[in-house]
RNA sequence: GCCCCGUUAGCUCAGAUGGCUAGAGCGCCUGUCUCGUAAACAGGAUGUGACUGGUUCGAGUCCAGUACGGGGCU
Numbered sequence: 001g002c003c004c005c006g007u008u009a010g011c012u013c014a015g016a017u018g019g020c021u022a023g024a025g026c027g028c029c030u031g032u033c034u035c036g037u038a039a040a041c042a043g044g045a046u047g048u049g050a051c052u053g054g055u056u057c058g059a060g061u062c063c064a065g066u067a068c069g070g071g072g073c074u
Base pairs, nucleotide, nucleotide: 001073002072003071004070005069006068007067010026011025012024013023019057028044029043030042031041032040050066051065052064053063054062
């Protein structure tokens, strides 16, 4: 230098053919229970979806560029 993959909640990740009012598990908070903790049960909060543009009635999803991480080639 070139090619490929990834970037979504605090963490690990899902999201076939664009219709999402964005999800799960773990974690966190509150309550019940307990002498108290844990467990269990009930309820709850949290996302500029890496960034900037583009396409579209509509983009997490498609396209381009950039950044960062991983891998490969020379």
Predicted 3D model of a 74-nucleotide RNA (transfer RNA) from Streptomyces angustmyceticus. The prediction has a mean pLDDT of 80. The source organism's lineage runs through Bacteria, Bacillati, Actinomycetes, Kitasatosporales and Streptomyces. The sequence is in RNAcentral, with records from ENA. Its Rfam family is "tRNA". By type it is a transfer RNA. Rfam links the family to the GO term triplet codon-amino acid adaptor activity.